This is a predicted structure of a 1480-nucleotide RNA (small-subunit ribosomal RNA) from a Patescibacteria group bacterium. The coordinates come from a structure-prediction model, not an experiment, and the mean pLDDT is 82. The sequence is in RNAcentral, with records from ENA and SILVA. Lineage of the source: Bacteria > Bacteria candidate phyla.

RNA sequence: UUAUCUGAGAGUUUGAUCCUGGCUCAGGAUGAACGCUGGCGGCGUGUUUAAGGCAUGCAAGUCGAACGAUUCACUUCGGUGAAGAGUGGCAAACGGGAGAGUAACACAUUGGUUACCUGCCUCGAGGUCGUGAAUAAUUCGGUGAAAACCGAACUAAUACGCGAUGGUCAUAAAAGAUAACAAUAUUUUUUAUGUAAAGUUCAGGCGCCUCGAGAGGGGCCUAUGUCCUAUCAGCUUGUUGGUGAGGUAAAAGCUCACCAAGGCAACGACGGGUACCGGGCGUGAGAGCGUGGCCCGGCUCACUGGGACUGAGACACUGCCCAGACUCCUACGGGAGGCUGCAGUCGAGAAUCUUCCACAAUGGGCGAAAGCCUGAUGGAGCGACGCCGCGUGCUAGAUGAAGCCCUUUGGGGUGUAAAUAGCUUUUAUAUAGGACGAAUUCGUGACGGUACUAUAUGAAUAAGAGGGUGCUAACUCUGUGCCAGCAGCAGCGGUAAUACAGAGCCCUCAAGCGUUAUCCGGAGUUACUGGGCGUAAAGCGUCCGCAGGUGGUUUUAUGCGUCACUCGUUAAAUCUCAAUGCUCAACAUUGGGGCCGCGGGUGAUACGAUAAGACUAGAGGCCGGGAGAGGUAAGCGGAAUUGCUGGUGUAGCGGUAAAAUGCGUUAAUAUCAGCAAGAACACCAAAUGCGAAGGCAGCUUACUGGAACGUGCCUGACACUCAUGGACGAAAGCGUGGGUAGCGAAUGGGAUUAGAUACCCCAGUAGUCCACGCCGUAAACGAUGGAUACUAGGUAUUGGGAGUUUCGACCCUCUCAGUGCCGUUGAAUCAAGCUAACGCGUUAAGUAUCCCGCCUGGGGAGUACGGUCGCAAGACUAAAACUCAAAGGAAUAGACGGGGACCCGCACAAGUAGUGGAUCAUGUGGUUUAAUUCGACGAUAAGCGAUAACCUUACCUGGGUUUGACAUAUAGCUGCAAGGUCCUAAUAAGACCCGCCUUCGAGGGUGCUAUACAGGUGUUGCAUGGUUGCCGUCAGCUCGUGCCGUGAGGUGUACCCUUCAGUGGGGUAACGAGCGCAACCCACGUCUAGUGUUACACUUUCACUAGAGACUGCCUGCGCAAGCAGGAGGAAGGUGUGGAUGACGUCAAAUCAGCAUGACCCUUACAUCCAGGGCUACACACAUGAUACAAUGGCCAACACAACGGGUAGCCAAGCCGCAAGGUGGAGCCAAUCCCUUAAAGUUGGUCUCAGUUCGGAUCGAAGGCUGCAACUCGCCUUCGUGAAGUCGGAAUUACUAGUAAUCGCGGAUCAGAUCGCCGCGGUGAAUACGUUCUCGGGUCUUGUACUCACCGCCCGUCAUACCACGGAAGUUGGUAAUGCCCGAACAUCGUCGUUCGACGAUGGAAGGUAGGACCAGUGACUGGGGUAAAGUCGUAACAAGGCAUCCGUAGCGGAAGCUGUGGAUGGAUCACCUCCUUU
Repeated sequence: UUAUCUGAGAGUUUGAUCCUGGCUCAGGAUGAACGCUGGCGGCGUGUUUAAGGCAUGCAAGUCGAACGAUUCACUUCGGUGAAGAGUGGCAAACGGGAGAGUAACACAUUGGUUACCUGCCUCGAGGUCGUGAAUAAUUCGGUGAAAACCGAACUAAUACGCGAUGGUCAUAAAAGAUAACAAUAUUUUUUAUGUAAAGUUCAGGCGCCUCGAGAGGGGCCUAUGUCCUAUCAGCUUGUUGGUGAGGUAAAAGCUCACCAAGGCAACGACGGGUACCGGGCGUGAGAGCGUGGCCCGGCUCACUGGGACUGAGACACUGCCCAGACUCCUACGGGAGGCUGCAGUCGAGAAUCUUCCACAAUGGGCGAAAGCCUGAUGGAGCGACGCCGCGUGCUAGAUGAAGCCCUUUGGGGUGUAAAUAGCUUUUAUAUAGGACGAAUUCGUGACGGUACUAUAUGAAUAAGAGGGUGCUAACUCUGUGCCAGCAGCAGCGGUAAUACAGAGCCCUCAAGCGUUAUCCGGAGUUACUGGGCGUAAAGCGUCCGCAGGUGGUUUUAUGCGUCACUCGUUAAAUCUCAAUGCUCAACAUUGGGGCCGCGGGUGAUACGAUAAGACUAGAGGCCGGGAGAGGUAAGCGGAAUUGCUGGUGUAGCGGUAAAAUGCGUUAAUAUCAGCAAGAACACCAAAUGCGAAGGCAGCUUACUGGAACGUGCCUGACACUCAUGGACGAAAGCGUGGGUAGCGAAUGGGAUUAGAUACCCCAGUAGUCCACGCCGUAAACGAUGGAUACUAGGUAUUGGGAGUUUCGACCCUCUCAGUGCCGUUGAAUCAAGCUAACGCGUUAAGUAUCCCGCCUGGGGAGUACGGUCGCAAGACUAAAACUCAAAGGAAUAGACGGGGACCCGCACAAGUAGUGGAUCAUGUGGUUUAAUUCGACGAUAAGCGAUAACCUUACCUGGGUUUGACAUAUAGCUGCAAGGUCCUAAUAAGACCCGCCUUCGAGGGUGCUAUACAGGUGUUGCAUGGUUGCCGUCAGCUCGUGCCGUGAGGUGUACCCUUCAGUGGGGUAACGAGCGCAACCCACGUCUAGUGUUACACUUUCACUAGAGACUGCCUGCGCAAGCAGGAGGAAGGUGUGGAUGACGUCAAAUCAGCAUGACCCUUACAUCCAGGGCUACACACAUGAUACAAUGGCCAACACAACGGGUAGCCAAGCCGCAAGGUGGAGCCAAUCCCUUAAAGUUGGUCUCAGUUCGGAUCGAAGGCUGCAACUCGCCUUCGUGAAGUCGGAAUUACUAGUAAUCGCGGAUCAGAUCGCCGCGGUGAAUACGUUCUCGGGUCUUGUACUCACCGCCCGUCAUACCACGGAAGUUGGUAAUGCCCGAACAUCGUCGUUCGACGAUGGAAGGUAGGACCAGUGACUGGGGUAAAGUCGUAACAAGGCAUCCGUAGCGGAAGCUGUGGAUGGAUCACCUCCUUU
């Protein structure tokens, strides 16, 4: 350069949906840590915490070719070599470590230095003459424990000093030239003054001095960049500048004296917190966000603080002085020390290594060199800490072993997996060989006998971790039973857990796998790229306006921004591309690219900017006539109210749902007249008008603000918006002074109520009103900031103007400025567009630009602390800990409403008869009991399961049995069942007696023993099947396709008419269809035909069979039609009457005790058999019935008329007996034949005469009858006697609309017997329905909703208990940075004395002391609210009109939610009215 690379989502709010919005997950990363596990190698990496303390060793020396002296070795005695100490030189300012401090020219980038320095190194020029005085070592003496020190004497130098010479040196002066506006700079010449040197050697050199240049290194300065905090807003006195002086290598308040009063700051000064910075690193599509460990560059530090010395360089990590803390030695007098070098140790911590080898390589210091030194460095060791690579074997091997797991018991899985057979040897072990790295001829390798190579042995030495409900790949069994536990989020666990625990199997990754922590991502969830603000969080209450941001048309200039090209820089490493080297890779090397920046140069001039000028379309001004509840002040007016005075008048008034308190015979209320007071202004009035908003309303006047319109003229961008700031700002409230009629917080009283600190009533104080001053908030709302431009209309209205017309107007048309509505499924036109939807729609929430304000999950909280304001109330500004996984918006389907509309139903009403009172029967509760078996509990349990003397029977007591009362199978044995006797309470069990069949095969049957198993009315109806009840015989419930909606969903199925009906019709973005409705089925009613005997008796009844008939078919009226009303005919008329028939679903409705059945439980018992008892108890309560209370009746006598049914273990006739129940009897009948079987009410006659009775029959006594093994507990019936309550039933409540209610009897099922119940049958046979206001239930539509477990819902606050975090608090403790004063070390400066050394004084100066404040933090008795928990307590504030509509601001009050006053909002339901739009 070309090309390439480059963006994933999911779970969770709901019954469901869309949106907003948070939480959580999947990815990558790490100097990591922890858990389980662990074969090998390479390359990296390893105290993130206590810059805490350190034992021991090492980490900086070297030079005899600068010097003197000493010692040792060798010696050819000439000397040679070596060593340690000292003088001297160079180095020690590098290399190595750490990140405490630092928010700064510290760092990074770009420039500057004409304002500077530079040892060693390189280059160039010149020079290197003479001389002097000391001193360490050493020796002697002395002090001290030591460290160390003092005195005297000797000596050398490349150590130190003096003099000479010298210039391309330094300073000063003068003259000239060049550049320049100038300051000044460069350069040439001259003069004056000052200033050097060191020697050594192997004689090649190596050194030394002066000057200049270079390279590399450094100092200083500038611009830009560089975290959080405004709950830090003002900071600063050497501070800012000047002059002069000092000082430095060098500019400079760097320092000092004087002068001036400046300098910095919302573009964030000052203060506080945190932090070394960069190259880079992690992540990301990128923009970004986070980070600064290893490597490289810079800075800073070296026990803490201060200071200088030496030097080219330091204010110096292993130098010096002083102070402080700490540690060590001491003879107590004094001394020594500084691992943030390499190892190592203690401590701290979740946590981080060997007191190793070597100078072989690379590099550094010294040296001429040999060489010496080097914990720099090169290597090895430890740690799965990371990255990369390799291995733990390969092939064959069964319709498939064993084990384990599952199972529908058939089988399936683990699984070719294993065993077994063959093969291979990476790795491992052993042996042998054996490097590169050496640059350099010889010699020189720590690593290292390492890498690597060869041979041998033998599958041999080598697999785990996490997970398996969804997200998320992977499923079963067992155990457990809201327990134990899991969990990243949603959530799982209360007896069938794929979610806990174990097992089997499976999934993922793999020498690792998980967890925790942190960062980025996903998160477009801070939005520059790339978000929002009507209702979800979010527009300041409104306006004015400085700074700031943005800005109309046109010309010229500049070239600042901007754009293009080019040059320099942007260290290396990292990144990337290509290639190369280690067997590959990680890793490393080489080359190219890139690194978005900054600076220089050249060019362009559209746009922005700046300067100068012009313009008029924005803006403003002048003029004109109009509109208006705009503001302020003053005056005036009438109605009403209340009070007072007087008159009339008499017992009430007032108030409420109803009352009471209250007022009134001292004369109220009512009514008339007069007077007084204060407050508010009916009608007009409206969708009206004005104002920035709050707000403004009787009339008049004065003063005054703003807007609109019209015509021309003037200024000439003067504009828009607006942080900070300023002004205004309802109601309530506060202060001072007035005023006070009505109303009316608080308060008192009366009601209501469980209570009523409320709602209602009677009073009533602040207040409401005025003046002045505060307060500064409201649902201050259009929940919608301001400005400008653009984008179809229609219509109404207010104000102005024009046109037309007219005498003048109205009307009409056009236009400007406001204020409203419509803009739809359909009705006249359809806006478009936007929106999550609702909706907005020229008055935008549309399309764009500019500016401001605000939001970032819910709660905590608009709270605490701090600050500002206020008289106070309080306002403004404004967090965190903690806690939840949601909170929320719009719309949808339901359900609900003490919301609405319509319709239906024996729902009400109109009627009839009842229930509720009495007695009895039956069922239930309760109580009792050994047991009173169990179930059913509003409607939808309670004369229900279900007619219990035994049985039933499930319960209790007692006595028995254990393969069992019952089923099947196997094996063995078997003269064994039935029957009888004994025992016994017992027909249980037990004992005894008797006692099989056969085809003769030990076959069948029976019994016994043993094993599998039986058995369970034991649990779970909330594991189930089946069946059933209710809503409800209500008219509904759905589907396909289409259409509408982002979607849930809607439409169809809404509406009108009609119907018993979603029945039908009309109409319609729907068209059709299904389950329901209706019809088809059965019975009854009419007719016809046929058939029939056991009826009947003359053609009929009855029965059966098959048909007919009724369809709004006909007529009249209304209606589009469907249909409705009436009529005719007809046995029957509008579904003819009755039945059967019960949609989708609801109630976890009922039933495991009808039956079936999963799971669990019992197995000499929870099974089973027997006897007796119980289910029948009895203070009481409830439900359903029966009988009554009487005269429409009771009793007696006579007489009359049914239907449905049943009958052989049966119905039972006639006759006879008994008062009767019944007995006897036996005819008939398997039934249209016989029997049950006399129906009763009724009719006729008699009696009773209103009574507790001739009503009523309970209860009790006696005597009998029947069934049955049995009638005591505990049956039914008869006769005689007894003769209770009861005189029509409180609140309340039930059924019924025609052959119905009521009333009368009859039959049947079950059944040995037993009914007032149930199921049927017929006889007699009514009354009433105006109507839909109300009650209940249901259906449709609509409305509100915070409900969806669906109002038996949801939900608020106090109080009580426990826990958690936070605030306040008398105080108390600590820290930080300053300030004033005192003291003041080393050291520095100055001064005096002094030859030097030094002494003294002054000033500054670390640490320390002291004082008062500031800020931050810890702790604190007590206290305040907040959050969470759970089945607590009190109420019921909110959601429906939530039962007093709710909410906002404010004030008072109250256990609490809250209530009340005052002003405001609609984010209020319902009804009525007004207005508007559209249609007729």